[in-house]
Context: one part of a larger RNA
RNA sequence: GGAUGAACGCUAGCGGCAGGCUUAACACAUGCAAGUCGAGGGGUAACAGAGGAGCUUGCUUCUGCUGACGACCGGCGCACGGGUGCGUAACGCGUAUGGAAUCUACCUUAUACUGGGGGAUAGCCUUUGGAAACGAAGAUUAAUACCCCAUAGUAAGUAUUUGUGGCAUCACAGAUAUUUUAAAGGUUACGGUAUAAGAUGACCAUGCGUCCUAUUAGUUUGUAGGUGAGGUAACGGCUCACCUAGACUACGAUAGGUAGGGGCCCUGAGAGGGGGAUCCCCCACACUGGUACUGAGACACGGACCAGACUCCUACGGGAGGCAGCAGUGAGGAAUAUUGGACAAUGGAGGAGACUCUGAUCCAGCCAUGCCGCGUGCAGGAAGACGGCCCUAUGGGUUGUAAACUGCUUUUAUACAGGAAGAAACACUACCUCGUGAGGUAGCUUGACGGUACUGUAAGAAUAAGGACCGGCUAACUCCGUGCCAGCAGCCGCGGUAAUACGGAGGGUCCGAGCGUUAUCC
Numbered sequence: 001g002g003a004u005g006a007a008c009g010c011u012a013g014c015g016g017c018a019g020g021c022u023u024a025a026c027a028c029a030u031g032c033a034a035g036u037c038g039a040g041g042g043g044u045a046a047c048a049g050a051g052g053a054g055c056u057u058g059c060u061u062c063u064g065c066u067g068a069c070g071a072c073c074g075g076c077g078c079a080c081g082g083g084u085g086c087g088u089a090a091c092g093c094g095u096a097u098g099g100a101a102u103c104u105a106c107c108u109u110a111u112a113c114u115g116g117g118g119g120a121u122a123g124c125c126u127u128u129g130g131a132a133a134c135g136a137a138g139a140u141u142a143a144u145a146c147c148c149c150a151u152a153g154u155a156a157g158u159a160u161u162u163g164u165g166g167c168a169u170c171a172c173a174g175a176u177a178u179u180u181u182a183a184a185g186g187u188u189a190c191g192g193u194a195u196a197a198g199a200u201g202a203c204c205a206u207g208c209g210u211c212c213u214a215u216u217a218g219u220u221u222g223u224a225g226g227u228g229a230g231g232u233a234a235c236g237g238c239u240c241a242c243c244u245a246g247a248c249u250a251c252g253a254u255a256g257g258u259a260g261g262g263g264c265c266c267u268g269a270g271a272g273g274g275g276g277a278u279c280c281c282c283c284a285c286a287c288u289g290g291u292a293c294u295g296a297g298a299c300a301c302g303g304a305c306c307a308g309a310c311u312c313c314u315a316c317g318g319g320a321g322g323c324a325g326c327a328g329u330g331a332g333g334a335a336u337a338u339u340g341g342a343c344a345a346u347g348g349a350g351g352a353g354a355c356u357c358u359g360a361u362c363c364a365g366c367c368a369u370g371c372c373g374c375g376u377g378c379a380g381g382a383a384g385a386c387g388g389c390c391c392u393a394u395g396g397g398u399u400g401u402a403a404a405c406u407g408c409u410u411u412u413a414u415a416c417a418g419g420a421a422g423a424a425a426c427a428c429u430a431c432c433u434c435g436u437g438a439g440g441u442a443g444c445u446u447g448a449c450g451g452u453a454c455u456g457u458a459a460g461a462a463u464a465a466g467g468a469c470c471g472g473c474u475a476a477c478u479c480c481g482u483g484c485c486a487g488c489a490g491c492c493g494c495g496g497u498a499a500u501a502c503g504g505a506g507g508g509u510c511c512g513a514g515c516g517u518u519a520u521c522c
Base pairs, nucleotide, nucleotide: 001522002521003520004519006518007517008516009515010514013374014373015372016371017370018369019367020366021332026330027329028328030327031326032325035076036075037074040073041072043069044068047067048066049065050063051062052061053060054059055058083285084284085283092210093209094208095207096206097205098204099203102202103201107198108197109196110195111194112193113192114191115149116148117147118146125138126137127136128135129134155180156179157178158177159176160175161174162173163172164171165170185190211257212256213255218248219247220246223245224244225243226242227241228240229239230238260282261281262280263279264275265274266273267272287308288307289306290305291304310321311320312319313318338364340363341362342361346360347358348357349356350355377408378407379406380405387399388398389397390396391395414458415457416456417455418454422449428443429442430441431440432439433438434437466511467510468509469508470507471492472491473490477506478505479504480503481502487494488493
């Protein structure tokens, strides 16, 4: 000098863009953050409509009949999105390869099929236990829930065989024999099953790179390898039985400490050095530890079970909970924001769609935390005014064109008026083209921000400057006070009676809505 997720002191007019618990992965009151589908189903708790009945004439009651729809069965989603950085020195990450050792819901393409039958169960109803959480028994009922049968090769396994190729196991193509599995309907819009391929995502293996300590020198028994079996989507000591005695290490094993990694960021001419906030990719975690279930995918933040600590409820028998989601509270700390608005846009889930949900997201609020921009007026004006300060003091210098005064302007602030872009669509209607559906054109509809940005008009210099420093480094000097005192100080050093170094004043220098100090890095 540059930089910062900064803090503190003094000061403070506005706007745009960004950023905002670096500490206790400490504990959390309250609200919200993942639902959706009635075009799968039995149905009808609430609301509205329609129809019927009753009378007390505006109420009661009945009918799932219609729009819809609480709870329930079922499907899809909840493995995404959002948070945090505890752990991890590891194939975790980065990069480059390989998978002749693998899986992949939804989506796309292609081929084929979608036949017949059955038994339950939630809900509802009856009874019943419990303070509650939550149950128990009986009767009865549906489905795109579940099960059985049929049908099948371009599928899979095994055996034999032929050809081609390769990288050891083998791969691909063909033939024969044998074994094994499918389906669901639906007021026809949509779905379902099998197989192959693609896309996407995931998984595995390997080369190289990846902090400090030798005041850590030896480490290891599923350890290293083999055979076989089990397990997995798949290879593998991944696990197990048996056999062998190996494997790593001074090119640093093992142990200890520290730490999420990268793109990137800061500095520097570069080489290097330092960092890992925001944004993006990957990993890990979800009160602590463990376990699996479901599922295409989890060993699952707002799922389950067990154990533990903590908090809460209890009728003492027993139960409930998990903000490292968004706000917010306490605590810790030098220190870090609103218990806001909207799904209008972008995206996600479900749905045929309308639509519903979405603290993702888009916005608004707070904070000079940073960067950038604008303003606090401009021109004229010498009696060089008054006042202040200084001096060699009847006088002069300086503050200083500064002020007064005259003319001008109105950014900004204030008041009033107008007022966006972001909106393209989907759906619906009409038309056109091909066409069991899709595409196109036209019309119509939709804005949280927001009466915001922006524009115009009005009046008036009106609404707006401070901070640090002035001995040298280092730009900027005099007077007064103090008298090794009070004090200053980044280093050198100032102060003991003429202090440009302390305190005040006048003047000056630097930066400017900021200026200084502290901390950290280069």
The part of an RNA shown here (small-subunit ribosomal RNA, 5' domain) has 522 nucleotides.
The coordinates come from a structure-prediction model, not an experiment, and the mean pLDDT is 83.
The sequence was found in a public genome assembly.